Predicted 3D model of a 72-nucleotide RNA (transfer RNA) from Kalmusia sp. IMI 367209. The organism belongs to Kalmusia, within Eukaryota. Rfam family: tRNA. By type it is a transfer RNA. Model confidence (mean pLDDT): 83 of 100.

RNA sequence: GUGGUGGUAGCUCAGUGGUAGAGCAGCGGGCUGCAGUCCUGAAGGUCGCCAGUUCAAUUCUGGUCCACCACU
Numbered sequence: 001g002u003g004g005u006g007g008u009a010g011c012u013c014a015g016u017g018g019u020a021g022a023g024c025a026g027c028g029g030g031c032u033g034c035a036g037u038c039c040u041g042a043a044g045g046u047c048g049c050c051a052g053u054u055c056a057a058u059u060c061u062g063g064u065c066c067a068c069c070a071c072u
Stems, first nucleotide, its partner, number of pairs: 001071007010024004018055001027041004048064005
């Protein structure tokens, strides 16, 4: 340099055009002599960034940045 894959909650990951979710972690409550386990509730997101298409974009298109893989 060329091609490919990926970027979504603190972490690991779902979500292929119509209100963004799960598990774990953290927080509140219950349970317990205490803790843990267990039960329960709430919180936590400009979906890497900038444009385009569309009534509507995490999703489709273009550009760009970063990480990884292959080739050179």